A computed fold for a 73-nucleotide RNA from an uncultured Bacilli bacterium, annotated as transfer RNA. The coordinates come from a structure-prediction model, not an experiment, and the mean pLDDT is 82. Rfam family: tRNA. Rfam links the family to the GO term triplet codon-amino acid adaptor activity. Rfam describes the family as follows. Transfer RNA (tRNA) molecules are approximately 80 nucleotides in length.
RNA sequence: AGGAGAGUCGUCUAGUGGUCUAGGAUAACGGUCUCCAAAACCGUGGACUGGGGUUCGAAUCCCUGCUCUCCUG
Repeated sequence: AGGAGAGUCGUCUAGUGGUCUAGGAUAACGGUCUCCAAAACCGUGGACUGGGGUUCGAAUCCCUGCUCUCCUG
């Protein structure tokens, strides 16, 4: 330089046009329990990589920037 793939709560991930106020696990925080702690149970809060476009409607489709991975040279 050329080609391909990926980017979603702190972390791992589901969701590929509407049924989604984006779900689950775990971590965090609060509560119950306990002499205290752990475990268990209940609850709270937390995310679509940036920008633009298409559409009645975008995490999802298109363009572009950024980051990461792989391949070719």